A computed fold for a 106-nucleotide RNA, annotated as THF (Tetrahydrofolate) riboswitch aptamer. Its Rfam family is "THF (Tetrahydrofolate) riboswitch aptamer". Its family is annotated with tetrahydrofolate metabolic process in the Gene Ontology. The prediction has a mean pLDDT of 77. The sequence was found by an Rfam model in a public genome assembly.

C1' cells in the first nucleotide's frame, strides 16, 4: 500500500412468564416540536429510537361463580382476542456514510 475480516447500540421474529385492554387504551399510519443513540476513537444523515401535541383509520368476545328481588352495573376465575406492555432465554439482521484504529493475508 492492496485485499479480506471481527466487533456495538439497536431492530425483527420465536418461546415462556407476568401484566394491560377487550366500556378500546395500546399497536400500526400521517404532521409538527423537542430530545437521544449509532462497533475502539472522531464526525454523523433526508436513516433509527423516544417524549409531547395534533390528525385520519380502527377491533372479539364467550362461559362459570359471587353480589343483587329482577335487569343492568360490578367483582373473581377460565378460555379466547389485540400488528398490546415488560422480563428471562433462543434465532436472525446490524456501525446510512466518511476518516482513523484492530485482526489476518499479500
Nucleotide at each position: 500500500u492492496g485485499c479480506a475480516g471481527a466487533g456495538u447500540a439497536g431492530g425483527u421474529c420465536c418461546c415462556u412468564a407476568u401484566g394491560c385492554g377487550u366500556u378500546a387504551a395500546g399497536u400500526g399510519c400521517c404532521c409538527g416540536c423537542c430530545g437521544g443513540a449509532c462497533a475502539g476513537a472522531g464526525a454523523g444523515u433526508u436513516g433509527c429510537c423516544g417524549g409531547c401535541g395534533g390528525g385520519a383509520c380502527g377491533a372479539a368476545a364467550a362461559g362459570c361463580a359471587c353480589c343483587g328481588c329482577c335487569u343492568g352495573u360490578g367483582u373473581g376465575c377460565u378460555u379466547g382476542c389485540g400488528g398490546u406492555a415488560u422480563a428471562c432465554g433462543g434465532a436472525c439482521c446490524g456501525c446510512a456514510u466518511c476518516u482513523c484504529g484492530c485482526u489476518g493475508c499479500a